[in-house]
Context: one part of a larger RNA
RNA sequence: UGACGUGGGCCGUACAAGCGGUGGAGCAUGUGGUUUAAUUCGAUGUAAAGCGAAGAACCUUACUAGGGCUUGACAUACCGCGAAUCCUCUUGAAAGAAAGGGGUGCCUUAGGGAACGUAGACGCAGGUGGUGCAUGGCUGUCGUUAGCUCGUACUGUAAGGUGUUGGGUUAAGUCUCGCAACAAGCGCAACCCUUGUGUUUAGUUGCCACCAUUGAGUUUGGAACCCUGAGCAGACUACUGGUGAUAAGUCGGAGGAAGGUGAGGAUAACGUCAAGUUAUCAUGCCCUUUAUGCCCUGGGCGACACACAUGCUACAAUGGAUGGGACAAAGGGUCGCGAUCCCGCAAGGGUGAGCUAACUCUAAAAACCCAUCCUCAGUUCAAAUUGUAGGCUGCAACUCGCCUACAUGAAGUCGGAAUCGCUAGUAAUCACCUAUCAGCCAUACGGCAGUGAAUUUGUUCCCAGGCCUUGUACA
Numbered sequence: 001u002g003a004c005g006u007g008g009g010c011c012g013u014a015c016a017a018g019c020g021g022u023g024g025a026g027c028a029u030g031u032g033g034u035u036u037a038a039u040u041c042g043a044u045g046u047a048a049a050g051c052g053a054a055g056a057a058c059c060u061u062a063c064u065a066g067g068g069c070u071u072g073a074c075a076u077a078c079c080g081c082g083a084a085u086c087c088u089c090u091u092g093a094a095a096g097a098a099a100g101g102g103g104u105g106c107c108u109u110a111g112g113g114a115a116c117g118u119a120g121a122c123g124c125a126g127g128u129g130g131u132g133c134a135u136g137g138c139u140g141u142c143g144u145u146a147g148c149u150c151g152u153a154c155u156g157u158a159a160g161g162u163g164u165u166g167g168g169u170u171a172a173g174u175c176u177c178g179c180a181a182c183a184a185g186c187g188c189a190a191c192c193c194u195u196g197u198g199u200u201u202a203g204u205u206g207c208c209a210c211c212a213u214u215g216a217g218u219u220u221g222g223a224a225c226c227c228u229g230a231g232c233a234g235a236c237u238a239c240u241g242g243u244g245a246u247a248a249g250u251c252g253g254a255g256g257a258a259g260g261u262g263a264g265g266a267u268a269a270c271g272u273c274a275a276g277u278u279a280u281c282a283u284g285c286c287c288u289u290u291a292u293g294c295c296c297u298g299g300g301c302g303a304c305a306c307a308c309a310u311g312c313u314a315c316a317a318u319g320g321a322u323g324g325g326a327c328a329a330a331g332g333g334u335c336g337c338g339a340u341c342c343c344g345c346a347a348g349g350g351u352g353a354g355c356u357a358a359c360u361c362u363a364a365a366a367a368c369c370c371a372u373c374c375u376c377a378g379u380u381c382a383a384a385u386u387g388u389a390g391g392c393u394g395c396a397a398c399u400c401g402c403c404u405a406c407a408u409g410a411a412g413u414c415g416g417a418a419u420c421g422c423u424a425g426u427a428a429u430c431a432c433c434u435a436u437c438a439g440c441c442a443u444a445c446g447g448c449a450g451u452g453a454a455u456u457u458g459u460u461c462c463c464a465g466g467c468c469u470u471g472u473a474c475a
Base pairs, nucleotide, nucleotide: 001475002474003472004471005470007469008468009467010466011465012463014459015458018422019421020420021419022418025313026312027311028310029309030308031307032306033304034303041052042051063299064298065297066296067295068294069293072124076123078120080118081117082116086101087100088099090097091096106113107112126288127287129286130285131284135282136281137277138276139275140273142271147186148185149184151182152181153162154161155160166177167176168175192265193264194263195262197233198232199231200230201229202228203227207222208221212219236259239253240252241251242250243249302441315415319374320373321372322371323370324369325368331362332361333360336355337354341350342349343348381412386407387406388405389404390403391402392401428451429450432447433446
């Protein structure tokens, strides 16, 4: 100097105070294990396990069985022939193999050239083969924790120390006072984006107070309001009282849309874990080259005694069913979204208005309110499983898709030890939407609005980390 300590102090959703879960049930997804011709590979405490995968029927696909190719599916250079595209037929599961036919374009200095096909030879191509313990780049983690350093100087024999410690204070090495230190850098904060208020400006496709008008902001009209863009203002402990050292600050108050970082996001220091990734990509070395490369068909990645993780749905009356009524935001749409009308119990089918979108469509918001039925039951709870009949996408739904109708109606009556999330428009609950995508195994991921709590004004304990201090026979 570090590391460690059932040493001490300060801080933290760490505990406490609350609310709702997981752990029990069924199902979905992922993982382990087992099985398999193959169940491709990676990720493994926190920091792997609804993770890479923002979509495994074929493709994807890397795995496996079988059928094929060997300068190769792809790149560059050499040489010969032929333009290329096209049509027919045989064989085959396809890839491919074989045969026949027709046919000459473009540029030209008329030599040839460009593009394409085919044969050959040689350098080579190719590899999701190995090594993340050879690497770059990217990422996780401690951690949005408050730390990590340097120049000069001083000090110590030196390793080093001081500064960065101390008194206060802060979310903060934030600020202040003091001090052998004085300055400075990377972090903190601010600058950026969204949101909350006002104002100016602009009014179409958005809006409608007044005057007319209509079934309807529909049409004249209006620029007030709402809304949408752009610009500006606004919050800074600025004002005030207490407290403090006349400081930094802190507690209360006023005004204010907002008050002490207003709320949320982006932003992640020096470093740690030989952390993760050679299967995004790039790359050294090693290995392979009639195969560890390439093409195709079928299968597999979807298996199932079991174990774990993350979720969804429930166990009901604060509920279930039926009918009626009301209110969003943010997205997406031309190989698309699809209104209306008709058919069908429905999924859906037919028709095809409008929309390249503040115009039209998706679109029904749902929880909620009103009315009626059910009356505490394994039920009018719950929906798994199974049967039958259909619909859609797609060459193709058997392995292995989604949806609909009818029938069937399992476990489950609130879950042991243990354990997780959350401090406000949060938790809880309710629906909606995008990307990926032909379709979809989405209950996932990412967003969006609706309804909307309880509790904590503390630090005794548990846990992890940071700082200071102290002890040590450790380095």
Predicted 3D model of a 475-nucleotide part of an RNA (small-subunit ribosomal RNA, 3' major domain) from Gossypium australe. RNAcentral holds the full RNA, with entries from SILVA. Its Rfam family is "Bacterial small subunit ribosomal RNA". Lineage of the source: Eukaryota > Streptophyta > Embryophyta > rosids > Gossypium. Model confidence (mean pLDDT): 82 of 100.